Model confidence (mean pLDDT): 83 of 100.
Large-subunit ribosomal RNA, domain IV from a Eubacteriales bacterium, 325 nucleotides, folded computationally.
The RNAcentral record of the full RNA draws on ENA.

Context: one part of a larger RNA
RNA sequence: CUAUUGUUAAGGAACUCUGCAAAAUGACCCCGUAACUUCGGGAGAAGGGGAGCCUCCGCGAGGAGGUCGCAGUGAAGAGGCCCAAGCGACUGUUUACCAAAAACACAGGUCUCUGCAAAAUCGAAAGAUGAUGUAUAGGGGCUGACGCCUGCCCAGUGCUGGAAGGUUAAGGGGAAAUGUUAGAGCAAUCGAAGCAUAGAACUUAAGCCCCAGUGAACGGCGGCCGUAACUAUAACGGUCCUAAGGUAGCGAAAUUCCUUGUCAGGUAAGUUCUGACCCGCACGAAUGGCGUAACGACUUGGGCGCUGUCUCAACAAUAGACCCG
Numbered sequence: 001c002u003a004u005u006g007u008u009a010a011g012g013a014a015c016u017c018u019g020c021a022a023a024a025u026g027a028c029c030c031c032g033u034a035a036c037u038u039c040g041g042g043a044g045a046a047g048g049g050g051a052g053c054c055u056c057c058g059c060g061a062g063g064a065g066g067u068c069g070c071a072g073u074g075a076a077g078a079g080g081c082c083c084a085a086g087c088g089a090c091u092g093u094u095u096a097c098c099a100a101a102a103a104c105a106c107a108g109g110u111c112u113c114u115g116c117a118a119a120a121u122c123g124a125a126a127g128a129u130g131a132u133g134u135a136u137a138g139g140g141g142c143u144g145a146c147g148c149c150u151g152c153c154c155a156g157u158g159c160u161g162g163a164a165g166g167u168u169a170a171g172g173g174g175a176a177a178u179g180u181u182a183g184a185g186c187a188a189u190c191g192a193a194g195c196a197u198a199g200a201a202c203u204u205a206a207g208c209c210c211c212a213g214u215g216a217a218c219g220g221c222g223g224c225c226g227u228a229a230c231u232a233u234a235a236c237g238g239u240c241c242u243a244a245g246g247u248a249g250c251g252a253a254a255u256u257c258c259u260u261g262u263c264a265g266g267u268a269a270g271u272u273c274u275g276a277c278c279c280g281c282a283c284g285a286a287u288g289g290c291g292u293a294a295c296g297a298c299u300u301g302g303g304c305g306c307u308g309u310c311u312c313a314a315c316a317a318u319a320g321a322c323c324c325g
Base pairs, nucleotide, nucleotide: 001320002319003318004317005316006315007314008313010311011310014309019306028050029049030048031047036041038145052067053066054065055064056063057062080304081303082302083301084300085299086298087296088295092104093103108143109142110141111140112139113138114137120129121128122127146291147290148289149288151221152220153219156218157217158214159213160212161211162210165209166208167207171203172202177197178196179195180194183190184189222240223239224238225237226236249283250280261277262276263275264274265273
């Protein structure tokens, strides 16, 4: 010096991206226990005390103080807590070997398909799964407990329905034409039938065009100008465009560029945090919106306790390293 471990004056997070690591708490019994809440919880909340021993006072009962952990055959056992916010309701699942999460799943919600020889899936088929089930069932998509809710747009795309018209395949159909040549003609040439090439009109499905519906389908949800008796602002008005111009709720947010926005709280001092404001670069309603008790090896901020994390380092143990063999 390295690894593992032990102890430490005074201070006690000043360390640091971060209390990372360590320390601290710890079993049992008694007392006692808040906000909030889905009335179950929260809760072992928090917090306080006890035993065995010793000392003192007291005749005693008992009281006061101090000390020790208790238990165990034992090498080996055993919550730190509180406040606030975000996300996800929860228990669960996951990148075997850098990610355990706010990701996946979930119960619940909703849309859609499916009447049974079901839809869907595997297979060339037979056949099988679905299912020895039958719409309170089965498949697929989205959302994701619960509470309050879920606005406007069907112009585009998709899906569903419609069938008058337009377009439209093979098939059916076979017109016109061309080649060939019996024949006609002095010749140029014309040219029946047949055959060959070729194929018009007409007939004909779905689809598309077309007409409607449909958003818990894919998706979308404006601009400019003026106006109130200080100023400022604009309930109000005008105008252009659109399929319609963002409703409720939330908002510098896991979303805010400018930005360390502004105000307030917490600190002596706070780019983080919390509460507000709204000027939302670029929130917004099942690609769900906003809340929410409980839960979380989740994320963020603060506090108590505790400590060698630090001020600032010291000593010790074991094993290496180093020397000799």